[in-house]
RNA sequence: UUCUUAUCCAGAGAGAUGGAGGGACCUGGCCCGUAGAUGUCUCAGCAACCAACCUAUUUAUGGUACGGUGCUAAUUCCAGAAGGCUUUAAUGCCUUGAAGAUAAGAA
Numbered sequence: 001u002u003c004u005u006a007u008c009c010a011g012a013g014a015g016a017u018g019g020a021g022g023g024a025c026c027u028g029g030c031c032c033g034u035a036g037a038u039g040u041c042u043c044a045g046c047a048a049c050c051a052a053c054c055u056a057u058u059u060a061u062g063g064u065a066c067g068g069u070g071c072u073a074a075u076u077c078c079a080g081a082a083g084g085c086u087u088u089a090a091u092g093c094c095u096u097g098a099a100g101a102u103a104a105g106a107a
Base pairs, nucleotide, nucleotide: 001107002106003105004104005103006102007101008100013043014042015041016040017039021032022031023030026080027079028078029077044072045071046070049068050067052064053063054062076099081096082095083094084093085092
């Protein structure tokens, strides 16, 4: 980097550094940001994918949180493509997909 599978409306912030844009990409919207964002580091926390352990059982399930990751503004911030419900229409709602993120496995 590619492929496969699972999940993505829950949860969890302080300090330091730094100094202008940032929220993946494109378009539109909506937000965050010199009252210092995004990023980086430290500490703290959340979660329970993998591993481990306990229970029970024999591929379950439930629990714990010392290990490997991950995460800690807004649903993946929202929409975009296809279909359906509703409506005079718009709005609104639902399902699927695309793209993306994370984990585990494989090449």
About this RNA: A computed fold for a 107-nucleotide RNA from Aquibacillus albus, annotated as SAM riboswitch aptamer (S box leader). Its mean pLDDT, the model's own confidence on a scale to 100, is 84. The source organism's lineage runs through Bacteria, Bacilli, Caryophanales, Bacillaceae and Aquibacillus. Of the family's consensus pairs, 97% are formed in the model.